[in-house]
This record gives sequence, structure tokens and C1' cells, in this order.
RNA sequence: GGCGCCGUAGCCAAGCGGUAAGGCAGUGGAUUGCAAAUCCACCAUCCCCGGUUCGAUCCCGGGCGGCGCCU
Repeated sequence: GGCGCCGUAGCCAAGCGGUAAGGCAGUGGAUUGCAAAUCCACCAUCCCCGGUUCGAUCCCGGGCGGCGCCU
């Protein structure tokens, strides 16, 4: 330098055009003699910029970062 894959919460991770599941962690609450366990609630500018669209995490272009392969 070329090609491919990936980038979603502190961590893991689903999503395949109609405003983002789940788990762990965290915070608040219930419960408890104190805890643990359990239960409830809360926690996302979807890497950035632009485009397409009534509408973009999703499609397109360009960046940035990570991993792999080739040279």
C1' cells in the first nucleotide's frame, strides 16, 4: 500500500428501514437483627461526518480505530 471482517451502556451481546432485547456490573428501593440471596426501578448522542428516505443502529460515500490476510 491492497483486500476482508468488525465498531451498539463500564463489560459481554441481540438487532437486518418504523425511534435499541438480554446478561454481568453499578445506583436507588423492598426484604433482613446485619448481611447474602431474591424482587422492583433506573442507567445507550448505536465510532465520526455527509448522503438516500416521510423515517437510518440498519442502505450508500468518506474518515477514524481494532483484528486478519496479501505484498
Model confidence (mean pLDDT): 82 of 100. Transfer RNA from a Planctomycetaceae bacterium, 71 nucleotides, folded computationally. The RNAcentral record of the sequence draws on ENA. Its Rfam family is "tRNA". Rfam links the family to the GO term triplet codon-amino acid adaptor activity.